[in-house]
Context: one part of a larger RNA
Molecule: small-subunit ribosomal RNA, 5' domain
Organism: uncultured bacterium
RNA sequence: GGACGAACGCUGGCGGCGUGCCUAAUACAUGCAAGUCGAACGCAUUUUCUUUCACCGUAGCUUGCUACACCGAAAGAAAAUGAGUGGCGAACGGGUGAGUAACACGUGGGUAACCUGCCCAUCAGCGGGGGAUAACACUUGGAAACAGGUGCUAAUACCGCAUAAUUCCAUUUACCGCAUGGUAAAUGGAUGAAAGGCGCUUUUGCGUCACUGAUGGAUGGACCCGCGGUGCAUUAGCUAGUUGGUGGGGUAACGGCCUACCAAGGCUGCGAUGCAUAGCCGACCUGAGAGGGUGAUCGGCCACACUGGGACUGAGACACGGCCCAGACUCCUACGGGAGGCAGCAGUGGGGAAUUUUGCGCAAUGGGGGAAACCCUGACGCAGCGACGCCGCGUGGAGGAAGACGGCCUUCGGGUUGUAAACUCCUGUCAGAGGGGACGAAAUCCCGCAAGGGACUGACGGUACCCUCAGAGGAAGCCCCGGCUAACUACGUGCCAGCAGCCGCGGUAAUACGUAGGGGGCAAGCGUUACUC
Numbered sequence: 001g002g003a004c005g006a007a008c009g010c011u012g013g014c015g016g017c018g019u020g021c022c023u024a025a026u027a028c029a030u031g032c033a034a035g036u037c038g039a040a041c042g043c044a045u046u047u048u049c050u051u052u053c054a055c056c057g058u059a060g061c062u063u064g065c066u067a068c069a070c071c072g073a074a075a076g077a078a079a080a081u082g083a084g085u086g087g088c089g090a091a092c093g094g095g096u097g098a099g100u101a102a103c104a105c106g107u108g109g110g111u112a113a114c115c116u117g118c119c120c121a122u123c124a125g126c127g128g129g130g131g132a133u134a135a136c137a138c139u140u141g142g143a144a145a146c147a148g149g150u151g152c153u154a155a156u157a158c159c160g161c162a163u164a165a166u167u168c169c170a171u172u173u174a175c176c177g178c179a180u181g182g183u184a185a186a187u188g189g190a191u192g193a194a195a196g197g198c199g200c201u202u203u204u205g206c207g208u209c210a211c212u213g214a215u216g217g218a219u220g221g222a223c224c225c226g227c228g229g230u231g232c233a234u235u236a237g238c239u240a241g242u243u244g245g246u247g248g249g250g251u252a253a254c255g256g257c258c259u260a261c262c263a264a265g266g267c268u269g270c271g272a273u274g275c276a277u278a279g280c281c282g283a284c285c286u287g288a289g290a291g292g293g294u295g296a297u298c299g300g301c302c303a304c305a306c307u308g309g310g311a312c313u314g315a316g317a318c319a320c321g322g323c324c325c326a327g328a329c330u331c332c333u334a335c336g337g338g339a340g341g342c343a344g345c346a347g348u349g350g351g352g353a354a355u356u357u358u359g360c361g362c363a364a365u366g367g368g369g370g371a372a373a374c375c376c377u378g379a380c381g382c383a384g385c386g387a388c389g390c391c392g393c394g395u396g397g398a399g400g401a402a403g404a405c406g407g408c409c410u411u412c413g414g415g416u417u418g419u420a421a422a423c424u425c426c427u428g429u430c431a432g433a434g435g436g437g438a439c440g441a442a443a444u445c446c447c448g449c450a451a452g453g454g455a456c457u458g459a460c461g462g463u464a465c466c467c468u469c470a471g472a473g474g475a476a477g478c479c480c481c482g483g484c485u486a487a488c489u490a491c492g493u494g495c496c497a498g499c500a501g502c503c504g505c506g507g508u509a510a511u512a513c514g515u516a517g518g519g520g521g522c523a524a525g526c527g528u529u530a531c532u533c
């Protein structure tokens, strides 16, 4: 000198863009953060309409019929709501850095040892049956959480059967390779579905969304290997599933991954083992570079979700807002038993030198569900707070005396503050007031064969921006002045009070302490401290 997720002291006008618990992975009140689909299904409730029936009233009158209105019941249709069955999602997105010195990460390879929902392409199919169960009704236990019994019912829920091979298993042949082997063809055996929903047609199909099997792709993942990035030898020996083999199990898959038996191996001075520290990288800071330091924000990967363990479901988890067990803690309780997990967004206590609003909106982008309308989305878009950082702007401009007053110094002549002020003439940024007022938004949707046409939608925000008005009016501080280092005098003090980054100042003329005048530097900041180059 640079840099910062900074803090502290003094000061503080505006705007843009960023950024903001580095400490206690401490404990959490409250609200929200993952739902959606009625075009899979059966119920219940509400509203409206239609039809039928019953009752009552009015009118007409043919005296037992018609019309109207109210109320009640049943059936049907439409719409909405509620819980339930079912599907998809909830494994993404968001947070944190505790653990981890490891194939965790980076980089380059391998899988002839693997999986992949939704999506794309191609081929084929979608036949015929069955038994349940929630909701519901009744009921039992319980303070509650909830649990049980009996009876009924539906499906794109569940289960057989048929059909089928390029899948799987076995055999044969051909070709190939990288050791195990791989590919292709033939033969034999095994294995599937939702007959669904909607629209249009009309009796039969078409369209669309789904569904099933196979192959391939894409995407995402899994495993293995080479190399690389840390401190201590005042850590020198470590290891029994340990190292290898065989059989078996397990996995999507190789493998001591697990198990039984057999052998006695395996690692290590090129640093094993142990201890300490630490998420890794793209990058960021510095530096001419080499290098050194860091790993906040943004992006990629990993790990974790009160602590420890476990599996279930599923294409995918050993699962932050799922389940079970144990533990600590908190809460409810009728004492029998239950409930909870902010390292999501806000917010609270605590810790700390220190770090924000219990805001608005789904308008955009993205995500989930849905045919769609649409719903959900503390992701995200915005706003709020903080000079925390960077950048920009302003606090006026021009003229104005051999130079006012005041202050300070003085050799008492004067010097300096100083064109500075006053004064004159202007300008109008920002802030203020008035008027206008966005881009971000064209998709989805509707009409149409198409071309094309039409309609709706803005949190920010009456914001940015534009025009007008008035008026210099509302807007400057901080540090330093002995040398390094730019900037000097006076007074006070008298090794005192104090200063100080280093050298060092202060003991009666201190440019070094304190104050004042003057000066230097930077400027909405200026200094100090901490870390680092």
Base pairs, nucleotide, nucleotide: 001533002532006529007528008527009526010525013393014392015391016390017389018388019386020385021351026349027348028347030346031345032344035088036087037086040085041084043082044081045080046079047078048077049076050075051074052073053072057068058067059066060065061064095304096303097302105228106227107226108225109224110223111222114221115220119217120216121215122214123213124212125211127161129159130158136151137150138149139148140147141146167190168189169188170187171186172185173184174183175182176181196209197208198207199206200205230276231275232274237267238266239265242264243263244262245261246260247259248258249257279301280300281299282298283294284293285292286291306327307326308325309324310323329340330339331338332337357383359382360381361380365379366377367376368375369374396426397425398424399423406417407416408415409414430474432469433468434467435466436465440460445454446453447452477522478521479520480519481518482503483502484501488517489516490515491514492513498505499504